[in-house]
RNA sequence: UGCUUAUCGAGAAAGGCAGAGGGUAAUGGCCCAACGAAGCCUUGACAACCUAUCCCGUUGAUUGACGGGAAAAGGUGCCAAUUCCAUCUCCGUCCAUAAUGCGGGGAAAGAUAAGUC
Numbered sequence: 001u002g003c004u005u006a007u008c009g010a011g012a013a014a015g016g017c018a019g020a021g022g023g024u025a026a027u028g029g030c031c032c033a034a035c036g037a038a039g040c041c042u043u044g045a046c047a048a049c050c051u052a053u054c055c056c057g058u059u060g061a062u063u064g065a066c067g068g069g070a071a072a073a074g075g076u077g078c079c080a081a082u083u084c085c086a087u088c089u090c091c092g093u094c095c096a097u098a099a100u101g102c103g104g105g106g107a108a109a110g111a112u113a114a115g116u117c
Base pairs, nucleotide, nucleotide: 002116003115004114005113006112007111008110013043014042015041016040017039021032022031023030026087027086028085029084044079046077049075050074051073053070054069055068056067057066058065059064083109088106089105090104091103092102093101
């Protein structure tokens, strides 16, 4: 980097350095930002994907396997706004048989985790 599976409307702060951008393809919007962006460091929090542990259940028993729960030590992740919104497609609605708009699905893309090539 590719592939597979799952999740993505919830949640979560301070300090220091730094000094103009950022919101993770592109485009168009709309937001954030010298009352300090990105990035780096320290501490803290949020969450529960993987691992370890504990409890309960199933399997005749044990090992083991599977399911549920607890907790949060380890590995990641993450701490503005729905993945900030839209782009492709389907349905409904205003309407003229429209356009645009509005509402609701699906897909694609993206992010994160685990596994794998």

The prediction has a mean pLDDT of 83. Predicted 3D model of a 117-nucleotide RNA (SAM riboswitch aptamer (S box leader)) from a Chitinophagaceae bacterium. Lineage of the source: Bacteria > Pseudomonadati > Bacteroidota > Chitinophagales > Chitinophagaceae. The sequence was found by an Rfam model in a public genome assembly.